RNA sequence: GAAGUUCGCCAGGCAGUCGCGGCAUCGCAAGAUGUCGAGGAAAGUCCGGGCCCCAUAGAGCAGGAUGCCGGCUAACGGCCGGGCGCCGUGAGGCGACAGACAGUGCAACAGAAAGAUACCGCCCAAGCUCGCAAGAGCCGGCAAGGGUGAAAUGGCGGGGUAAGAGCCCACCGCGGACCUGGCAACAGGGACGGCAUGGCAAACCUCAUCCGGGGCAAGGCCAAAUAGGGGAGCAAUGACGUGGCUCGCGUCGCUCCCGGGUAGGCUGCUUGAGGCUGCCAGCAAUGGCAGUCCCAGAGGAAUGACUGUCCAAGACAGAACCCGGCUUAUCGGCGGACUUCCACC
Numbered sequence: 001g002a003a004g005u006u007c008g009c010c011a012g013g014c015a016g017u018c019g020c021g022g023c024a025u026c027g028c029a030a031g032a033u034g035u036c037g038a039g040g041a042a043a044g045u046c047c048g049g050g051c052c053c054c055a056u057a058g059a060g061c062a063g064g065a066u067g068c069c070g071g072c073u074a075a076c077g078g079c080c081g082g083g084c085g086c087c088g089u090g091a092g093g094c095g096a097c098a099g100a101c102a103g104u105g106c107a108a109c110a111g112a113a114a115g116a117u118a119c120c121g122c123c124c125a126a127g128c129u130c131g132c133a134a135g136a137g138c139c140g141g142c143a144a145g146g147g148u149g150a151a152a153u154g155g156c157g158g159g160g161u162a163a164g165a166g167c168c169c170a171c172c173g174c175g176g177a178c179c180u181g182g183c184a185a186c187a188g189g190g191a192c193g194g195c196a197u198g199g200c201a202a203a204c205c206u207c208a209u210c211c212g213g214g215g216c217a218a219g220g221c222c223a224a225a226u227a228g229g230g231g232a233g234c235a236a237u238g239a240c241g242u243g244g245c246u247c248g249c250g251u252c253g254c255u256c257c258c259g260g261g262u263a264g265g266c267u268g269c270u271u272g273a274g275g276c277u278g279c280c281a282g283c284a285a286u287g288g289c290a291g292u293c294c295c296a297g298a299g300g301a302a303u304g305a306c307u308g309u310c311c312a313a314g315a316c317a318g319a320a321c322c323c324g325g326c327u328u329a330u331c332g333g334c335g336g337a338c339u340u341c342c343a344c345c
Base pairs, nucleotide, nucleotide: 001341002340003339004338005337006336007335008334009333010332012310013309014308015307016306017305018304020037021036022035023034024033025032026031039316043327044326046325047324048323049322050321051215052214053213054212058247059246060245061244063211064210065209066208067207068082069081070080071079072078083097084095085094086093087092098206099205103204104203105200106199119146120145121142122141123140127138128137129136130135154172155171157169158168159167173195174193175192178189179188180187181186219267220266221265222264229258230257231256232255233254234253238252239251240250241249274293275292276291277290278289279288280287281286
């Protein structure tokens, strides 16, 4: 100097004029003053909860979700650390990461054969036949060589054999046991051993752990209005009860159709598993202690317009009960740590 990896921060500022919503104070009221007022993703509604109702609420089956080890958390399918595998020169990144000897199933074409086979081929030792002999044929042996394929039933070198084969040996690989390190996943080590029975579970399945349902349009209160209307069915050996089925529990009526009234106001509604700062513990996620701050609550849905200036400069984009995550979209800037390459000293 160039090219990368990873983590964090910002999201316009200041001043003026007019215009919005909340809260507080003053005021009979109109209004005035002060103060506060959209995001890093507010988005998707994908997970997990807080809260509310069923409801006094249980067990099992079915169903669903997750899937290496340890930790964090209210919890999670999240996060942190580690292990193993793959990718990358590397910093780093990704992982649907339990089980294939419980069972079922799938694998086109090619190829002789895809749960053990003979197309090409090698031998012909032993046995039989022919032949003077060389040799030929039958019978027999082989899966080491070649071919096909993503994959051919351990690899490679040597010995042995008629030719061969873990048949035997050394090395590698594999297996269970033992030892060492580690909480563990797992890693390493020497000895021993049969030398082999491949893949796919993001196929069905098995195993382990977890899971009641519905949702702020939840729910609570007040006022007002109407038709305490009409019909059909079931009814205690019954019916109903917030996922399905069974048992249990509870209640005493329940279900369906037609028709009528109301849809107004208040609340839930923002002080939180809250933010910031410092210290301590921890590799970290995070936790503890102390101090400090209040930081949107609309209700057909609030922050808009203009001017000036600074600048890096508006892309993606607007809360609707709240919170912790994940995923997706995205202009531009600032900073830290680390990696690789080039040149010079």

The RNA shown here (Bacterial RNase P class A) has 345 nucleotides and comes from a Pseudomonadota bacterium. Its mean pLDDT, the model's own confidence on a scale to 100, is 77. Its Rfam family is "Bacterial RNase P class A". Rfam classes the family as a ribozyme. Rfam's curators write: Ribonuclease P (RNase P) is a ubiquitous endoribonuclease, found in archaea, bacteria and eukarya as well as chloroplasts and mitochondria. Rfam links the family to the GO terms dimeric ribonuclease P complex, ribonuclease P activity and tRNA processing.